[in-house]
RNA sequence: GCGCCUGUAGCUCAACUGGAUAGAGCAGGUCCGUCCUAAGGACAAGGUUGUAGGUUCAACUCCUAUCGGGCGCG
Numbered sequence: 001g002c003g004c005c006u007g008u009a010g011c012u013c014a015a016c017u018g019g020a021u022a023g024a025g026c027a028g029g030u031c032c033g034u035c036c037u038a039a040g041g042a043c044a045a046g047g048u049u050g051u052a053g054g055u056u057c058a059a060c061u062c063c064u065a066u067c068g069g070g071c072g073c074g
């Protein structure tokens, strides 16, 4: 330099052929629980879907460029 894979919540991951308000577990928070902890339970919060554009009535999903990580080739 070229090709392929990958990037979504603090962490690990979903999200179907483009279609409903982007969800789950863990961690953290508040409350219940207990003499105090713990286990267990309830509730709430947490997202520029790497970035910037484009296509579309509608984009995590498709297209282009670019950045980070991984693998391969030279």
Base pairs, nucleotide, nucleotide: 001073002072003071004070005069006068007067010026011025012024013023019057029043030042031041032040050066051065052064053063054062

This is a predicted structure of a 74-nucleotide RNA (transfer RNA) from Candidatus Elusimicrobium euhamitermitis. The sequence was found in a public genome assembly. Taxonomically the source falls in Elusimicrobium (Bacteria, Elusimicrobia, Elusimicrobiales, Elusimicrobiaceae). Rfam family: tRNA. The family's RNA type in Rfam is transfer RNA.